This is a predicted complex of two RNAs, RNase P RNA and transfer RNA, with 446 nucleotides together. It holds a member of the Rfam family "Bacterial RNase P class A". By type it is a ribozyme. For this family Rfam cites "Ribonuclease P: unity and diversity in a tRNA processing ribozyme" (Frank and Pace, Annu Rev Biochem, 1998). Its mean pLDDT, the model's own confidence on a scale to 100, is 77.
RNA sequence: AGACGGCCGGGUGACCGCGGCAUCGCAAGGUGUCGAGGAAAGUCCGGGCUCCACGGAAAGACGGUGCCGGUAACGGCCGGCGGGGGCGACCCCAGGGAUAGCGCCACAGAAAUGACACCGCCUAAGACCCUAAAGGUCCGGCAAGGUUGAAAUGGUGCGGUAAGAGCGCACCGCGGUCCUGGCAACAGGAACGGCACGGCAAGCCCCACCGGGAGCAAGACCAAAUAGGGACGGCACUUGAUGUUUUCCGCAUCGCCGUCCGGGUCGGUCGCGUGAGGUGUGUGGCGACACACAUCCCAGAGGAAUGGUCAUCGCUGCGCUUCUUUGAUGAGAAGAGGGGCAGUACAGAACCCGGCUUACAGGCCGUCU
RNA sequence: GCCGGCUUAGCUCAGUUGGUAGAGCAACUGAUUUGUAAUCAGUAGGUCGCGGGUUCGAACUCCUGCAGCCGGCACCA
Repeated sequence: AGACGGCCGGGUGACCGCGGCAUCGCAAGGUGUCGAGGAAAGUCCGGGCUCCACGGAAAGACGGUGCCGGUAACGGCCGGCGGGGGCGACCCCAGGGAUAGCGCCACAGAAAUGACACCGCCUAAGACCCUAAAGGUCCGGCAAGGUUGAAAUGGUGCGGUAAGAGCGCACCGCGGUCCUGGCAACAGGAACGGCACGGCAAGCCCCACCGGGAGCAAGACCAAAUAGGGACGGCACUUGAUGUUUUCCGCAUCGCCGUCCGGGUCGGUCGCGUGAGGUGUGUGGCGACACACAUCCCAGAGGAAUGGUCAUCGCUGCGCUUCUUUGAUGAGAAGAGGGGCAGUACAGAACCCGGCUUACAGGCCGUCU
Repeated sequence: GCCGGCUUAGCUCAGUUGGUAGAGCAACUGAUUUGUAAUCAGUAGGUCGCGGGUUCGAACUCCUGCAGCCGGCACCA
C1' cells in the first nucleotide's frame, strides 16, 4: 500500500418523565421489576401459523428456479467443479440446452446462415485469335490476401498446387466413443472423426426440478343500546289501504303490547411470545451447520411507551496556550500537557423465525499478500 | 401491517417482433394587422425517475436493486 473476515455503535451518577407486569391501597397514588435493532427498514425470497378450496395421484396450463453436493426450506449460505480477472492475498459468473423447432442479427459490407464473391489470385486442362513461342479472349477454377462489421465458417507451421483449399501431415482447438478416478459436477488418458456445429434462450421454446390460493386488517370466542327478523301468548277483529286486469262477492297481506330465541354492530378477550429462543462449555464436520449438557426468561399494549436535562469520563474536529525535541536564538515541523467551542450516526418493534438488499457519524480486533 | 399500479419535452399523453423518441397545448422568431387576438411559416427544448446487468446495441411488457407518487383492505347487511 492492499485483500478478506468479525465486532462495537457511547459508559457512570443525579433529577424529571413514559409503557407492560406484580404487589399495596376505597381512591389518588406508592413500591418492585422489565422495556428496540444490526438493520426493528424495503417487503425481495423461504418457512411456521390461520382460514378457504380440494377424494388420491399424475398430466396439462400458469409462475418460478437452473453446474454438483450439503444445509429444516430457500432465488440465501457453505464446500467443491468449470470459465474469466489480478504479480499476489483474493475477486467475479442468471453457470442446463443453439444438430428438437420457430424467430432476430439494424447500419456497413461481396456475403449475416440454404453462407458469399466487390477488389483480388490463377490460366494447368478445353475452345478461339496467332506460323509458333509469348500474349490475349471465352469457358472456367480459387478463397490465400484486402475492404465492412459486435460477429465472416477452425488456428499455427510444413508439404502440396496453375492458383488455392483439412487437399495431406504435425501440434493445438472441437466433436462424439471407450477406459480410469470421483456420490456428483467434472478431471485425466487412449484411439477415432478432416471440421460438419457463427451469436442471441435476462426472445418464444425444449429439458429437469419446485409451487393449491389468500394472508394476523388471517382467524376464533364473548357480547350492550337502537333498528330489523322469527316463535308463542294477549288485545283489537271492523272500517281503511294494497294486491287479485275492471265492478261486486270472496281471498291474502298490513296493527298494538308482552315474553323468549337466533344472527349481528359498538365494544371486549384470545391469537400474542418457551421459540428451527439467548448465553456458556464440549463433541462432530474443511465449512455453513448439527448434537449434547448447564444456565436464563428477555418489550409487547392501542396508532403505538422505550425519553429529556445536568455533571463527569470517553471519541472526533477546529482555534488558544505551555513545555520538549529538531532547526540557525528565525520561519517551520513533530510530540506531550492544560483549557475552550462544536459534533457524537442510520433509524426505530406491531404474529413469529431463517436469509437477502438498502441506510449508517465514528471506532476496534484478527488473518493474509 | 398486508396487497397492487404508475414515472417519456414546461403540461397532457403516444411509442412491440430491442436498431439512436414523437403528437397536441404552451414558449420563442418571422409574416399578416394601425395595434392585439386568431391564422400562417419556422425554431428551440429530452441524463425516457436513478444505479447495475444481459446484448454488437436497451425508454423498452429484457432482468435486477433503489427512489418518489397513487390506489385498495376487517366483520355484517